Notes
The RNA shown here (c-di-GMP-I riboswitch aptamer) has 94 nucleotides and comes from a Pseudomonadota bacterium. Taxonomically the source falls in Pseudomonadota (Bacteria, Pseudomonadati). It matches the Rfam family "c-di-GMP-I riboswitch aptamer". Its family is annotated with cyclic-di-GMP binding in the Gene Ontology. From the family's description: GEMM was predicted in a large-scale screen for bacterial structured RNA regulatory elements.
[in-house]
RNA sequence: UAACCUCAAGGGCAAACCCGCCGCGAGGCGGGGACGCAAAGCCACCGGUCUUGAAGGGCUGACCACGGCCUGACGAGAAAGCGGGGUUGCCGGC
Numbered sequence: 001u002a003a004c005c006u007c008a009a010g011g012g013c014a015a016a017c018c019c020g021c022c023g024c025g026a027g028g029c030g031g032g033g034a035c036g037c038a039a040a041g042c043c044a045c046c047g048g049u050c051u052u053g054a055a056g057g058g059c060u061g062a063c064c065a066c067g068g069c070c071u072g073a074c075g076a077g078a079a080a081g082c083g084g085g086g087u088u089g090c091c092g093g094c
Base pairs, nucleotide, nucleotide: 012037013036017032018031019030020029021028022027035081041087042086043085045084046083047082049078050077051076052075053074056071057070058069059068060067061066
């Protein structure tokens, strides 16, 4: 430098959306459906996101009461197809 392995094989999962059921909610389960995914299998340890409760604080209408909005120590949950981490796994090549 050139050629070959080498643009595989068997498959798997399943976003949004729709229908039904469950949940205060995030969301979950089943069916349909595919945007995508070499771990988009499993776990929830770390960061982040979301729901809900909430001491305290701020703004505002009114300026007595009352109401609206934002933030929020701390608690309980959700997803995990956001990133890190742990763990298991299919095929091929070297």